[in-house]
Context: one part of a larger RNA
Formats: sequence, C1' cells, structure tokens
RNA sequence: GCCGGCGACUCAUAGGCAGUGGCUUAGUUAAGGGAACCCACUGAAGCCGUAGAGAAAUCAAGUCUUUAUAGGGAAAUUGUCACUGCUUAUAGACCCGAACCUUGGUGAUCAAUCCAUGACCAGGAUGAAGCUUGGAUGAAACUAAGUGGAGGUCCGAACCGACUGAUGUUGAAGAAUCAGCGGAUGAGUUAUGGUUAGGGGUGAAAGGCCACUCGAACCCAGAGCUAGAUGGUUCUCCCUGAAAUGCGUUAAGGAGCAGUAGUUGACUGGACAUCUAGGGGUAAAGCACUAUUUCAGUGCGGGCCGUGAGAGCGGUACCAGAUCGAGGCAAACUCUGAAUACUAGGUAUGGCGUUAAAAUUAAAAAAGAGAGGUCAAAGUCGGCUAGUGAGACGAUAGGGGAUAAGCUUCAUCAUCGAGAGGGAAAUAUCCUGGAUCACCAGCUAAGGCCCCUAAAUGGCCACUCAGUACUAAAGGAGGUAAGGAUGCAGAGACAGUCAGAAGAUUUUCCUAGAAGCAGCCACCCUUGAAAGAGUGCGUAAUAGCUCACUGAUUGAGCACUCUUGUGCCAAAAAUUAAUGGGGCUAAGCGAUCUACCAAAGCUGUAGGGUGUAAAAAUACAUCGGUAGGGGAGUGUUCCUCCUUAGAGGGAAGCCUCUACGCGAGCGGUGGUGGACGAAGCGGAAGCAAGAAUAUCAGC
Repeated sequence: GCCGGCGACUCAUAGGCAGUGGCUUAGUUAAGGGAACCCACUGAAGCCGUAGAGAAAUCAAGUCUUUAUAGGGAAAUUGUCACUGCUUAUAGACCCGAACCUUGGUGAUCAAUCCAUGACCAGGAUGAAGCUUGGAUGAAACUAAGUGGAGGUCCGAACCGACUGAUGUUGAAGAAUCAGCGGAUGAGUUAUGGUUAGGGGUGAAAGGCCACUCGAACCCAGAGCUAGAUGGUUCUCCCUGAAAUGCGUUAAGGAGCAGUAGUUGACUGGACAUCUAGGGGUAAAGCACUAUUUCAGUGCGGGCCGUGAGAGCGGUACCAGAUCGAGGCAAACUCUGAAUACUAGGUAUGGCGUUAAAAUUAAAAAAGAGAGGUCAAAGUCGGCUAGUGAGACGAUAGGGGAUAAGCUUCAUCAUCGAGAGGGAAAUAUCCUGGAUCACCAGCUAAGGCCCCUAAAUGGCCACUCAGUACUAAAGGAGGUAAGGAUGCAGAGACAGUCAGAAGAUUUUCCUAGAAGCAGCCACCCUUGAAAGAGUGCGUAAUAGCUCACUGAUUGAGCACUCUUGUGCCAAAAAUUAAUGGGGCUAAGCGAUCUACCAAAGCUGUAGGGUGUAAAAAUACAUCGGUAGGGGAGUGUUCCUCCUUAGAGGGAAGCCUCUACGCGAGCGGUGGUGGACGAAGCGGAAGCAAGAAUAUCAGC
C1' cells in the first nucleotide's frame, strides 16, 4: 500500500406530547394471593377525571382584589388505561482517548549518600623539613657541600573520566567507534555485604538520581474519573428547509429565553399594485433662536492727549459692547422642508371543476353573465421537536480611521454561505440565471460576432495616429476636431520689406559728468503723415543701434480669449512576458440601425415524483440545497405460525451472462460447490462501514 474482519444513539424507571386500540352506564388497578411457571381469576388501598376562585376564613358558575356589580386576574372544563414513536430527567447514557487526584502496596540487583570487610595504582622526574660534615661566631645566627625522601607535586600506562572533531543516525550499539584529550598517592578507583522509600529518600546542587520511568517512581483499586474541547458515527428514495441576530450570563469558540426551521392543529382573509388620508423634522435650504464668523457704518463705555483750583470742557490715525447693512457656517441650530419609508382605509385577481335558467346556431361546440366549491398566495394564535447564536463580500446612508486598508462598527438590500449553468482569459461574494429526468430540436439573457472560438472582415455619421485603445495626478505644449465672446480689416488689417522717428533741449534739479536711458520733480510747446522731456542695448559723459508712433509696398483675412471631444509629455525594475494570444489603423473610440451566436433560463416532444386529493382519469401548481425536521421503503441475524415449500434428480456460498425496480435491492440462465434452506403474515435486535494518528489478521 491493497484485500478481508471487528467497530459508535443502547437498556431500565419515571414525566410530557402525538398516533393506534379498549372502555366511557367515567376509566384503571398496585403490592399481595393464585398446588410447576406464565396467564386467566382475585385484590378498590390508591391514581386520574367529574368546579372553580382566594393567603385564608369563606363563597360557588362564579370567585378574588376594591368604597364600588368601575376596571382587572385566573376560571366558566372533558376523560381514562394500555401499546408504539419522538423527547426530557436520573443513571457511564452515541463511541474512543487524557494530563491529574486519592487509598493500599512493591522497589537502592541500575546511575545518589553513608557503614562494614577487602582489593588496586608500570615506569620516570622534582627534591620540603630534619640530619651530618666544612666554613663562620665568644657562643649562636648564617652559609656551602652531602644525606634525606615530603607533596589534594610533575611526565606518563593500567584504571577512572568525557574537552574537540569525524563516522554512525531504518546504527555493530535505545548514547557507541576512531583520532586526539583530563586525572592518575588521592576530596583516588573498585569488589562483596548492608542502610536511607515516594511529598519521601539521597544530592561537592544539574531539579540531578531513586531498575531505559522523575518539577514527585512503579503496581492494583476508586474508574467506564471528568473533558463547555478534538476526532469518528455504517442502507435508499421523496417533501420542506434555516442561522451566524437581540437580551443578559465568572460570559464571550458554551449554555438560557426570544428570533428563524420543520411538523401538526384552530382561526382570519387575499397578497402585490394603484388610489385616498395621516403624523414626522431626515436630505436640501435658511439664519428667525442658540453657537460660531469676515468686512463696512454709527460709537455707549474705557484708554491717551490738552486745558482747568476743581467740577468739568475739548481733542483723538487707540480698544470696543450694542445696533444697523452686506456675506458665511453647524451631528448634539431651525422661521422652513421634500423623495423614500411607516400606519390606516377603499377598489380589486388568476386556474380548475360543478349546477340551474335564458339567448344564438341545423347540431356538436364556443363566448359572456350569475351562484357556490376548491387551489395558488398572506397573516394571527397554539401543541411537539430541531439546528443556529465565529459569518463573508458588493451597493447605499453613517460612525471610527487619514472620506487609508481584502480595516473596523451599525442600518437597508442583494449574492455567497446552503446555488449548479452562461459571461467577466483563469476568479465563493460582480453581471446573467435558480439545475425533476431524457433529446445530435427551437427562442432568448448577460456577453459577444477577423483567427484561436459559435456568430457581421455588417450599414450609416463623426473622432483618434498615440498601437492611444482599463493604471495615474499636479503641471506643461501654435497636436487635432467642433462651438462661442470681443476687437481690427479693400477708407487695406496681421506678418514681412523700404523710409521717417525731428526741433526748442544737454528740460529743471542733482552731480566730477547725468546730453531720452544713475537718481529726484515735472511730463509741457512747436513742426508735422508721425515721433515719449522717451521701450531696451550702449558711452566716463557724448556718440551709435533699436522700440513706441507714421508713410509707402504687398493684398485677405488677422489678433486675443472662453468652452467641448480626443490624443501628447510628465510615466523607472529586474527572462521576451503580455488588450487572454495572434494580430489590428480598425478588428480602436462616440452616436445610431438591422441580422446572427449564445445558458441546465423559456419553448417543443416523451417519461417520473409531490400538493390540491380521497381509487382512477384529468387539470393547475410544483420538484437546487448545508445544519436540521418530516414521510415512505430496502436489506441482515434470530424467533412464532403455516405439523414450512424446496433440496445428492444438487441447498447455501462463489463466478459468468441477463430481465425487473427511481433506488437501497431483487429474480433467472450456465458453471462451480457439496448440505442445507427460501417466499409469505408478524415479532425481536449485538441490524447496514470508507474514514476515528481506531483495532485484528493476511498478502
């Protein structure tokens, strides 16, 4: 890994509800008795029901509260005993599995101390004290040479240890091997026997060690401890079908109540739409209040100055209440005020079948009107029983944040969750659309129609040249297309070319100088077609060049500005690397028109299920589905009855082929096999396997 076994909602006793049955002249017994047992029978104690209200006295179809016969509360009723199912409680209570805790015992044959008795440590080196002799001294001290043999001394085997590296890592080995390494007369090593025991021992102390077990050993028991947590939980088909919210909770991944689901009753009656009538204080708007705010006017009051002996008077380019005018601003402002939403009322639908009367028609039949029934669809109130209580993204109105987040938190809606199909290249949440089954039939949705790739190389009118064409801003530019405002223009504009651009005057000041052109003041007059007491360059100052302005030439539009469409620059990332690709000047983009393609949508044809609905026929509606609820069935083992059918003329089981059933499954043919064993009406369960790091065996 494969195959095959085994493996999880049970049993008992009570309560509730539903279904079925018995009785209802209410129902029913319990323990016990009962000459095998069970039953029958017996046993009325008891239970439930028949009247309630009140704390109670008490009253009673009424009663309590109350001054109240005002109102209100509960009541004004209908059963009971079994069986079956669902569910709740108590128990291990669907199954498996803790870490722990407690009782009683077993361990120091292992690796920790301690005690007793023993054993062991090649060889080499160093050379303490003391002593002897010499020198030295008055004698010593001291000193030299010898002798001596101390030491948790040195080097280094056995022995003990374990610092480094490699190998080994399903090892040769559940800790080793190899090469080096530390101690090696000592707090040394070691043998045998003994001592200390589990909240205890022992520890040169690492929470170390106490039999491969130690931050509390091991074994049995309490014990199926407990687990709001994890994992697993076995056949089929049909109907329905959620929640991820509120309140509180030693509560937040749990549970309770409500909400939501299923199922079963009772009752009301349409929903949607439209119309009518309502209340509101949101969006917007506004400044009449409250708060805030800018400018201007008037200027109470204050400051400052002047004057005065003081009272006071006068002045003020200061501050400024208040008031008036103009202009803003607000979730916690409102003189105003929508759309939606919400509430109430009126009107009012479709399918099907049925019945009577009348009219038309030759008849069948069709159409219209009326009455009643039923279904679809909505709501309210109950009984029983679930799941959910981590939600996600998108749109809209908001809060928090930075009008950040695939962020967070509310409200309304949709989708996913629990939803397949088509589109968006791929893509839970976007667009389209809700899959009962079959079809090599048709029509459409979103989206598409050059090729990949089904369908237009479609029509018509514009735009774009950037491969723009689904990544981007401020800012920049005679890109280009379109529309508008203003001004100039055959009395000649705009641009170009030719010419003039002067005089008083070097204006007055200032200055070393200042002559249009350092600076200050003024900025007039004349000649003229026109020419500034001068636009810029320039000079030390002049000079010189130039402009404004004017004439001539030329000959038709020009200048400036606003708006719109679409492009350009701004624009940087690591393989060539992405409109999905090819590629495209439309096969890009804007407006418009007509075909076509395209889904499990709709239709067609054929079949099935469910509801109304009860047997058939028929009609209409309906059949996506997680958690979950309900209904109907299949199969396995065993049992009762049929005094079982059948079976060596071949049972079960296994293999092959094949019919039937929506399916779980169930028949038949042929073979194998060699002894059991259906179907039917029922009953009872150790009743269905793919999953649990389940468990057992085989290959």

The part of an RNA shown here (large-subunit ribosomal RNA, domain II) has 699 nucleotides and comes from Capsicum baccatum. Its Rfam family is "Bacterial large subunit ribosomal RNA". Its mean pLDDT, the model's own confidence on a scale to 100, is 80.